[in-house]
RNA sequence: GACUAGCUCAAUGGUAGAGCAUUGGACUGUUAAUCCAACGGAUUGGGUUCGACUCCCAAGUCA
Numbered sequence: 001g002a003c004u005a006g007c008u009c010a011a012u013g014g015u016a017g018a019g020c021a022u023u024g025g026a027c028u029g030u031u032a033a034u035c036c037a038a039c040g041g042a043u044u045g046g047g048u049u050c051g052a053c054u055c056c057c058a059a060g061u062c063a
Stems, first nucleotide, its partner, number of pairs: 001062003006020004014050001022038005043059005
């Protein structure tokens, strides 16, 4: 200094999203491509706050 979905990354303190991947469907003579949908998440424990991925403290892992 970093830790957010299987991977790569976002998100002004106000309902956590995208691309890729996976699964299902549509389309196609078949596959691929394309389109639609689903699946899946805040490292852990406290604190502040009406409200915390976001601010504070401690621990853990990595560099």